[in-house]
RNA sequence: GGGCGCGUAGCUCAGUGGUAGAGCAGAUGUCUUAUACACAUUUGGUCGUAGGUUCGAUCCCUACCGCGCCCACCA
Numbered sequence: 001g002g003g004c005g006c007g008u009a010g011c012u013c014a015g016u017g018g019u020a021g022a023g024c025a026g027a028u029g030u031c032u033u034a035u036a037c038a039c040a041u042u043u044g045g046u047c048g049u050a051g052g053u054u055c056g057a058u059c060c061c062u063a064c065c066g067c068g069c070c071c072a073c074c075a
Base pairs, nucleotide, nucleotide: 001071002070003069004068005067006066007065010024011023012022013021018055026042027041028040029039030038048064049063050062051061052060
């Protein structure tokens, strides 16, 4: 330098055009002498950035940024 994949909550991930979700974690409550466990409730997101398409974009297109893999080149 070329190709491919990935980027969504603190973490692991779902979500293939119509109001963004699950598990874990955090907070509160019940329980307990207390802690833990269990149960209930609940907080938490400019969906990597900027444009484009569309009535409408996490989703489709383009560029860029970051990470990973493969190939090529130089040494």
A computed fold for a 75-nucleotide RNA from a Patescibacteria group bacterium, annotated as transfer RNA.
Its Rfam family is "tRNA".
The source organism's lineage runs through Bacteria and Bacteria candidate phyla.
Its mean pLDDT, the model's own confidence on a scale to 100, is 82.